[in-house]
Predicted 3D model of a 1495-nucleotide RNA (small-subunit ribosomal RNA) from a metagenome. Model confidence (mean pLDDT): 84 of 100. The RNAcentral record of the sequence draws on SILVA.
RNA sequence: AGAGUUUGAUCCUGGCUCAGAACGAACGCUGGCGGCGCGUUUUAAGCAUGCAAGUCGAACGGUAACAGGCCUUCGGGCGCUGACGAGUGGCGGACGGGUGAGUAACACGUAGGUAAUGUACCUUGAGGUUGGGGAUAGCUCAUGGAAACAUGGGGUAAUACCGAAUAAGCUCUGGUUCUGCUGAGGACUAGAGGAAAGGAGCUUUGGCUUCGCCUUGGGAUCAGCCUGCGGCUGAUUAGCUAGUUGGUGGGGUAAAAGCCUACCAAGGCGACGAUCAGUAGCCGGCCUGAGAGGGUGGACGGCCACACUGGGACUGAGACACGGCCCAGACUCCUACGGGAGGCAGCAGCUAAGAAUCUUCCGCAAUGGGGGCAACCCUGACGGAGCGACGCCGCGUGUACGAAGAAGGCCGAGAGGUUGUAAAGUACUUUUAUAGGUGAGGAAUAAUGUCGGGAGGGAAUGCCCGGCAGAUGACGUUAACCUAGGAAUAAGCCCCGGCUAAUUCCGUGCCAGCAGCCGCGGUAACACGGAAGGGGCGAGCGUUGUUCGGAAUCAUUGGGCGUAAAGGGUGCGCAGGCGGAUGGAUCAGUCUGAUGUGAAAGACCGGGGCUUAACCCCGGGAGCGCAUUGGAUACUGUUCAUCUUGAAUCAUAGAGGGGGAGUUGGAAUUCCUAGUGUAGGGGUGAAAUCUGUUGAUAUUAGGAAGAACACCGGUGGCGAAGGCGAACUCCUGGCUAAUGAUUGACGCUGAGGCACGAAAGCGUAGGGAGCGAACAGGAUUAGAUACCCUGGUAGUCUACGCUGUAAACGUUGUACACUUGGUGUUGGGCGCUUAAGCUCAGUACCGAAGCUAACGCGAUAAGUGUACCGCCUGGGGAGUAUGCUCGCAAGGGUGAAACUCAAAGGAAUUGACGGGGGCCCGCACAAGCGGUGGAGCAUGUGGUUUAAUUCGAUACGCGAGGAACCUUACCAGGGUUUGACAUAUAGCGGACGCAUCUAGAGAUAGGUGUUCUCUUCGGAGUCGUUAUACAGGUGCUGCAUGGCUGUCGUCAGCUCGUGCCGUGAGGUGUUGGGUUAAGUCCCGCAACGAGCGCAACCCCUAUUGCAUGUUACCAGCAAGUUAUGUUGGGGACUCAUGUGAGACUGCCGGUGACAAACCGGAGGAAGGUGGGGACGACGUCAAGUCAUCAUGGCCCUUAUAUCCUGGGCUACACACGUGCUACAAUGGACGAUACAGAGUGAAGCGAAGCCGCGAGGUGGAGCAAAACGCAGAAAGUCGUUCUCAGUUCGGAUUGGAGUCUGAAACUCGACUCCAUGAAGGUGGAAUCGCUAGUAAUCGCGGAUCAGCAUGCCGCGGUGAAUACGUUCCCGGGCCUUGUACACACCGCCCGUCACACCACCCGAGUUGGGGGUACCCGAAGUCGCUAGUCUAACCAGCAAUGGAGGACGGUGCCGAAGGUAUGCCUAGUAAGGGGGGUGAAGUCGGAACAAGGUA
Repeated sequence: AGAGUUUGAUCCUGGCUCAGAACGAACGCUGGCGGCGCGUUUUAAGCAUGCAAGUCGAACGGUAACAGGCCUUCGGGCGCUGACGAGUGGCGGACGGGUGAGUAACACGUAGGUAAUGUACCUUGAGGUUGGGGAUAGCUCAUGGAAACAUGGGGUAAUACCGAAUAAGCUCUGGUUCUGCUGAGGACUAGAGGAAAGGAGCUUUGGCUUCGCCUUGGGAUCAGCCUGCGGCUGAUUAGCUAGUUGGUGGGGUAAAAGCCUACCAAGGCGACGAUCAGUAGCCGGCCUGAGAGGGUGGACGGCCACACUGGGACUGAGACACGGCCCAGACUCCUACGGGAGGCAGCAGCUAAGAAUCUUCCGCAAUGGGGGCAACCCUGACGGAGCGACGCCGCGUGUACGAAGAAGGCCGAGAGGUUGUAAAGUACUUUUAUAGGUGAGGAAUAAUGUCGGGAGGGAAUGCCCGGCAGAUGACGUUAACCUAGGAAUAAGCCCCGGCUAAUUCCGUGCCAGCAGCCGCGGUAACACGGAAGGGGCGAGCGUUGUUCGGAAUCAUUGGGCGUAAAGGGUGCGCAGGCGGAUGGAUCAGUCUGAUGUGAAAGACCGGGGCUUAACCCCGGGAGCGCAUUGGAUACUGUUCAUCUUGAAUCAUAGAGGGGGAGUUGGAAUUCCUAGUGUAGGGGUGAAAUCUGUUGAUAUUAGGAAGAACACCGGUGGCGAAGGCGAACUCCUGGCUAAUGAUUGACGCUGAGGCACGAAAGCGUAGGGAGCGAACAGGAUUAGAUACCCUGGUAGUCUACGCUGUAAACGUUGUACACUUGGUGUUGGGCGCUUAAGCUCAGUACCGAAGCUAACGCGAUAAGUGUACCGCCUGGGGAGUAUGCUCGCAAGGGUGAAACUCAAAGGAAUUGACGGGGGCCCGCACAAGCGGUGGAGCAUGUGGUUUAAUUCGAUACGCGAGGAACCUUACCAGGGUUUGACAUAUAGCGGACGCAUCUAGAGAUAGGUGUUCUCUUCGGAGUCGUUAUACAGGUGCUGCAUGGCUGUCGUCAGCUCGUGCCGUGAGGUGUUGGGUUAAGUCCCGCAACGAGCGCAACCCCUAUUGCAUGUUACCAGCAAGUUAUGUUGGGGACUCAUGUGAGACUGCCGGUGACAAACCGGAGGAAGGUGGGGACGACGUCAAGUCAUCAUGGCCCUUAUAUCCUGGGCUACACACGUGCUACAAUGGACGAUACAGAGUGAAGCGAAGCCGCGAGGUGGAGCAAAACGCAGAAAGUCGUUCUCAGUUCGGAUUGGAGUCUGAAACUCGACUCCAUGAAGGUGGAAUCGCUAGUAAUCGCGGAUCAGCAUGCCGCGGUGAAUACGUUCCCGGGCCUUGUACACACCGCCCGUCACACCACCCGAGUUGGGGGUACCCGAAGUCGCUAGUCUAACCAGCAAUGGAGGACGGUGCCGAAGGUAUGCCUAGUAAGGGGGGUGAAGUCGGAACAAGGUA
C1' cells in the first nucleotide's frame, strides 16, 4: 500500500466482498510446564446453609458460662483474681464491599463561585472541669402468648438524664468607626443568652501524670448548594408552561432559592430545536486509525445512583441508612390459624435462564479499617491458594554425525522421482517432568527489658529523642539450589481455483457436497470426499459474533449534482450567512508571555527489580483543554467620521407577439334559405358504415354562428418562469445605450413565508362553428375493448373560483470578477449616418487554453475563483405504506421499513441484427424453356409394427459404387471359452493336410484310410493340446481426440510489422473519388510496407507449326475383291503421342482526370478471366464421422467375444423427399436406312455358325486389346398405318409358362413369352432447375457385381427460347445509422392469470406494557391545631395543689399503593382483505429495445 466482482472487450460511476488489528468472548479439533492478569456481557430473576461489624470491665450496676484461688455443714458459698453472657452507656454500624435498574439531569467532565453553608474523630492555640437532683434497664416477683414478644409490681448504677453557679475573643440585638465585592473582616461599647464527667496509674496522700469531658479560635479533611462551557437519536414530536415567570409578607433549611404558603402582576421557554418519544450510568481511559475521526466505558481509579418494589421519617457530625426502623404491595417460610419472620446487586454456594463465566478453600503473617490506655478482639476489605489455554509472556517436546539415498507409502513416460538426513544406527546433553535432599526473602516491630541523651518538676508513675535485645508466616512439601537415572514424560490445527503462500492421484458424476466474493460439481473436478506431497501458524489452530480499518462509501482534513444518484417549475422577500474605499477609537474574536489547574494509574521517553519477557518500581516530558492575568493591534467584529467605483433615483431618447380592458376586420369552416343541375358523393391499402332522386356532391347569391388569426415569420423580438402573434384605442410592468446630475454601501444570497405557475381536471353561469377523450357503428385481425374510416358527448371558448402538477429541459440554481479568437444576426451609440471599423446590451454557430469517464463545454463555460441556497449517497421494494398536512373531489406535499439481488447504471468500442438508409453482385427476382406438387411404379426418410424390422446421417436414389446365404453389425435357437485372429514362454504329442463314412439343421462330434521338410542330430519350421500372459468387442462417449469431409462460398475478403491517433477497448492502414468478376487496378490520404486469399502458374478443350507413324489413316501410285486400307506402299490428310506457337486491352478511335479502366473497331481459330476442371483465405456451425482407419477414458471377459442354422434389414393404415414411365398425333406401331464418343474385358469379353417367338442355349474363333470382343447407338431420315378414343395412348396389377445366375430365387433376384390391361385426359396452394453447345431431348459406357439400377459417375447425338431491367422475394459484399442484442433477432424482454414460499400493509376485534388528566379512598409519617387522659427532675407553694414542659389520644393539610372515568403512545395476536418479492423448462398475449413494425 491494495485486490476480486457489472462488459465480447474498454473507461467511468457505484455497491457488495476480502487481506489487518482487537476481544470479559463462545463453539469444533487438539493439549507438556511455568509466571502475570482476567472470569454471569443473559434475568436489578429467585435463593437452602455458613460467614461478611463490631468493640470497650481503664464509663456502669453486676456475675449466666470457663479457669484459678479462698471458705465449706461437701448440699454449696465468696466477684477474691483472670475474665465476662445479657443489659445500661460510649464510639463505630453514613467507611470498607456489591451492582448499573433508574437517570438526557448541574448526573458527569472541566473551569469557577459560596460575602449563602456544615464538618465527629485528627491537629494547633486559649480557657475551664464547681456544686446538686430525680429516674431507669439489667435483676426480682407475677401475668398473657404456640411463638415472636408484651404488660404490671418492687428495688438499683453510671462518662445515661436534669436543674443551679461561673465564663469568654461564643451567640443574638442595638450604637460608633475603618477596610471591603450581597449576610465579609477589624476596633470600641450596651443589654440579653449560654458549659462540663469522670476513669486509670503513681504518690511523700498535699497532689502529680495520663486518657477523657466542656466552651472557644484556627488548620486539615470530607460534604452541601450555585454558575459558564462540553458530550446521544428522532420534526412522521411544533408549540410547551399555572407554582408556571417575577414581586411582597410569612414559613423553612447548616445554607441561596417558588423550597413551601397567602396576595399581586402576566409572565417564562422554543426552529441556536422547547415539549414529547426512544436509548443510555458519566469520566480518566480502552480498541482502531497516518491523522482527523469512529467505536466503547468489562478489569483498575474518580464521581453518581440503587439495595425485593413504592412511600416515609427517626437517630446522628454525617443517612432519609445494602447486612437499622415504620407503612403499603408482590413473593417465600413458620404457625396451636389467633398471629409472626425474611430480603446475597457482600464472600463462597444453589436453582432457573443461556452459546457462556470458578472453591460452600486458607489466613489475619503482611497492607488497610473499627473499638480499646494497652494486651488484644473483629475484618469473605485484603493477602494467598484452587478451577478454566479465557488472554498476554517465557520455556520445552532433544542435539550432532549419519546415503545402502533402506523398507513402506505416493507418483511415474517404468528410467526413475518424492517422502528424505527424515528414520534406523553411532556419539552426546538433561532444560522440563519424576524421586530424594538443602533452603532464602516477604518480619517492620509491639508488649517488655536495657543503655544513652533531653524537657519539666520536690518525688514516683509518666513524657520526648536515639541505640541494642525482643514473640509472630496463611501461602508452604514456597522460590532458588544440589543429587539420581534415562531421549527418557510432552504436537497439533487450518489451508493448497483466483484474491492468497502452497498440487498430484483415486473415488463421485448438477448426486453427495463446497462456498468470504467471483463461483465449483452433469465421467478425465488443481474448487466435493480420501490419500500422498506441499504451505502457514504452533500449545495451540480454525470457525462464529462484535468494533475500527481498508471506505475519499457522509468527504473538516477529503466527494459530488449537463447525460451515471443529485439544481427547488419561477420570482419577491423576513430571519440567517457573506459583504466596497479612507481615517480614528476599542480590544470581543485573533496572536503572544506568565500563573493556576489538567488526580493517580495508563500511553510515550530514560533508568531499575524478578535468569528473560509479560509484570512491577522510580524519574521525566507530554496532556493540543479551561480559567486568571500582562502585552500586541495587521485582519475580522463593534463604534465614530468621511468617500464614490457597488447599488439606486431623476432628466433626454429607443425597440418590443410583455400584461389587462374595449372596439373593429377579412379569409376559411359548418349550418340555414333560394337558384342552376343530375346520380352519385364521401372514404380507404382495399372497403364498408355514412350521405343522396323527399335532389346530395358541384356551383351561384343571401344570411347566421363560433373559434382561430394565412402571407409578413426569421436558430428574429419580449417576459422571472409558465408563456406571448389580425388591426386600432386606453390603462400598465420591465429592459437598453449615451450624457449629466443626485443619494452615499442603501449590496449579494435567501431556510421558513408570500405570489405567479402549460395542459388536463373540478365548481357556478354562459357559449358551442370546427376539432374531439368516453361511446356507437364499419373495417382489419386468430382475436382487435387499438392503429384506419363514418359519427359523436364531455372538453376545447368566456367570466369568476379551485387545483399546483409536467421530459415545468439548456435535463446546466442565483450574483459578481477574471481568462486567445472567428462568423452571422436583433436593438442602440460613435464614426462626415451612405463605408471599413470601434463599442454596449442580447441572440446563434465554430473553435484556443483549460476542464471532462467520454460525449462534449468553451466570455451565454461544464474554464479559473468568491458568496449564499437547494439536492445526492447501490438496484428493486417505492415516490409505495403509515402518520401529519393542503384540496370540493381527482389528487398534491412530506415520506419509511421488512424482505430481496450482486449488481443496477453512464459514455464510448468492435461485432451482429433492423418490417433503417446508400452503393453493388448472384438463375435472386423479372423475361423464357422444361419440370415437381395430381396418377402408377421405383427408391430413401419419418411414423407405426415386429422376436428383430442393426446403426448413423437428417443436405431424405446420403454412408450403401449394388442386404436371397455371405455381407450383417439385428432377432430366435443350437454350440465354443487362451478363444475365429496376433505375439511370447513352458510341458506333452503329432506333420499340416487330403479322401471318405456315421449322427445332426449346421456348427460340431466320432470313425477309417493316407501323409512331411531342413538339420551343426542338440534341435528348428509347422500343427494339435494343456497352462499363463493375453486376445477379441460394428460395446459407450464425434460434447475427450487425430485424420478426413460438409456448409457459408470460388463469397472477396481475413490479418500482421513499424509509425501515428485515443486514458483505454480500439482506430488508422482496409475509409474516400473512380474502376473491376475480384481488397482487380489507378488517384487521393498519417500512413508506409508485408502476408494468407483473388488472378496467374497445372489439366482438358478450341487453331496451328514441328517431330514420330502402328494396331490408327488412305490423297496420289500399284495390286486385288461382290464388297471392305484387304494388300504393296505412303507420311500428304484425319487421328494419336510429344513439343512449340498463339491472346497481351498488344493496335486504332472515343470516353475518362494526362490515371486505372470502359465502349466501339480492325486483325484473328479464338477478344477482353475464350469455355470447362482441379485449386476453397482467417474463420463459423461443440456441423458430420469412435460403424473406413487411428486413438484417450470407461465398460464386457463361459460374454457386449466367437461359430452355426433359420429369420430380419424387403413389414404397411399413413406422411414427406428424390426419381422413372405416362397421360399421347412434334405421337404409337410396323418396315427400311444413316451418323458417335468415351470406356471395358482373363475365375474375363466372347465372334461366326446352329437351336429357340424370346430371355437364352450351343459353340468356341479371336483378344491382356488404336488389332479381337462387348457393340445393334438412339432420337434422326424414308415409307405404311392408326385419327382423338381411356384409344393400336398408358403400362401398373394379376394368372400361366419359361430363361439365366447361384449350394439355394418361398419369405426375397433380374429377364423372356402368352394372357390380363389399373390409375392416369398435363395436375390446387405451393415449389425446383437452367443464360449456350446451356436447357430440353436421344441413346451409349463404366464402377459395384455370381446375379440384380428408373440410382450414381462419365460419353457423345440433335439442339432452343429469353434477360426491358434491379422496384420487389432470397442470399451475399462495402459504407453509414439506431440498438436495452453479444448464446448476438431462432436475440432481448413486459404484464395479467395459475402454483409454492417469504416478509410486509390494512383489519371487526382481543391481550399486555407505559405515561397523562379528572375524581374517589387514604397507610406510615413530618408539620400545624387541640387540651380528652396521664405526667419524676424545673418553678411557685408548709402542704394540698397549681404552672411550665412532655407523652398518649383526637383532628387538618400533604401523602404511597389501590379504585373509577377518559383519551394517548407502544407491543403481541387475529377471521378476512391488499399489493410486493423470490422460484430451469406452466397459460394468454406481444407492450419496450431496429422507424420494434402506430417513433